[in-house]
Bacterial RNase P class A from a Desulfovibrionaceae bacterium, 360 nucleotides, folded computationally. The RNAcentral record of the sequence draws on ENA. It matches the Rfam family "Bacterial RNase P class A". The family's RNA type in Rfam is ribozyme. The model forms 94% of the base pairs in the Rfam consensus. A source record names the gene rnpB. The source organism's lineage runs through Bacteria, Pseudomonadati, Desulfovibrionia, Desulfovibrionales and Desulfovibrionaceae.
RNA sequence: GAAGCCGGGCGGGCUAUCGCCGCGAUGGCGACAUCGGGGAGGAAAGUCCGGGCUCCGCAGGGCGCGACGCUGGGUAAUGCCCAGAAGGAGUGAUCCUUGGAAAGUGCCACAGAAAACAAACCGCCGGUCUUUGGCCGGUAAGGGUGAAACGGUGGGGUAAGAGCCCACCGGCUGUUGCGGCGACGCGCAGGCCAGGCAAACCCCGUCGGGAGCAAGACCAAAUAGGAAAGUGUUACGGCCGGCCCGGCCAAGGCUUUCGGGUAGGUUGCUUGAGAUAGGCGGACAACGCUUAUCCUAGAGGAAUGAUAGCCGCCCGGAGAAAUCCGGGAACAGAACCCGGCUUAUAGCCCGGCUUCCAAA
Numbered sequence: 001g002a003a004g005c006c007g008g009g010c011g012g013g014c015u016a017u018c019g020c021c022g023c024g025a026u027g028g029c030g031a032c033a034u035c036g037g038g039g040a041g042g043a044a045a046g047u048c049c050g051g052g053c054u055c056c057g058c059a060g061g062g063c064g065c066g067a068c069g070c071u072g073g074g075u076a077a078u079g080c081c082c083a084g085a086a087g088g089a090g091u092g093a094u095c096c097u098u099g100g101a102a103a104g105u106g107c108c109a110c111a112g113a114a115a116a117c118a119a120a121c122c123g124c125c126g127g128u129c130u131u132u133g134g135c136c137g138g139u140a141a142g143g144g145u146g147a148a149a150c151g152g153u154g155g156g157g158u159a160a161g162a163g164c165c166c167a168c169c170g171g172c173u174g175u176u177g178c179g180g181c182g183a184c185g186c187g188c189a190g191g192c193c194a195g196g197c198a199a200a201c202c203c204c205g206u207c208g209g210g211a212g213c214a215a216g217a218c219c220a221a222a223u224a225g226g227a228a229a230g231u232g233u234u235a236c237g238g239c240c241g242g243c244c245c246g247g248c249c250a251a252g253g254c255u256u257u258c259g260g261g262u263a264g265g266u267u268g269c270u271u272g273a274g275a276u277a278g279g280c281g282g283a284c285a286a287c288g289c290u291u292a293u294c295c296u297a298g299a300g301g302a303a304u305g306a307u308a309g310c311c312g313c314c315c316g317g318a319g320a321a322a323u324c325c326g327g328g329a330a331c332a333g334a335a336c337c338c339g340g341c342u343u344a345u346a347g348c349c350c351g352g353c354u355u356c357c358a359a360a
Stems, first nucleotide, its partner, number of pairs: 001356010012311007020039002023036005041331001045342002048340005053212004065208005070084005085098005099203002104201002106197003121143002123139007151169006170193002172190003176187004216267004226258006234250001237249004274294008313328006
């Protein structure tokens, strides 16, 4: 210098004017006015995970359903993060993948003889016959098909062959040795050789009650309906009575009170698993502890905007240069709050590392 890998950060700045939404102070009975101060993001997004908070449900246990899945650690928790392991890709920095297919069931298009414990299409070998061939048997070494063909290479062996036997390699299994907390690694023993799919059912393990701030709590008008007390009319009502008198009850009405509840209002509401810096711990890290400093929207269908000037950035043109002229600037908008993941993003900045080339 070139090409890459990984991580982190910014997301225009200042001023003026006019507006918008909260807050505080002052003035005002009030409407409101004046002054001061504050007002979107790295993703506020998707609402995909995990929590806080709230209400409802819940003796305990099981079934079922769903999510997750190498190991260890972190955390309020996670499907997240960190550190490792194994396998794979890359010259490398680095990246990708992850329980069980040796419990059972199922599936594996087309092609192919055969798609998994069974199989002979061609070929090879042996036998036999009516001998360019047919039939019977052996053979999974060779050919062919396929995404995938029953460990691989070489040798021995054999009629031809085959882990049938042997060496090396790979896998698997083991009440096996050593190391590691562990995943696992390095050995040892055994020819044991076993196809793939679990984002098919399933098995094993872990976790999970439901709904969500339109949760929920408080205050509470009018109208209608409910309850209680009082008042009050006595009849062609009910009860007592055979009947009359008489007595008792009492609908509806009116008044007051109470309770539920609608509109409306208040609250939940933003100081929090908070941010920044330092120290200590954690083998490193994620993260934890601690000290100091800081306060950073809180609306309630939604404010956070517009214009102008200067500066900065990018592009094009002119110019020897200084500079001048013209144009451009992404994704996107809080709605109870956090931790993650994923997706979108013009233009930039910084750090670490790898490979190659050149020079000293």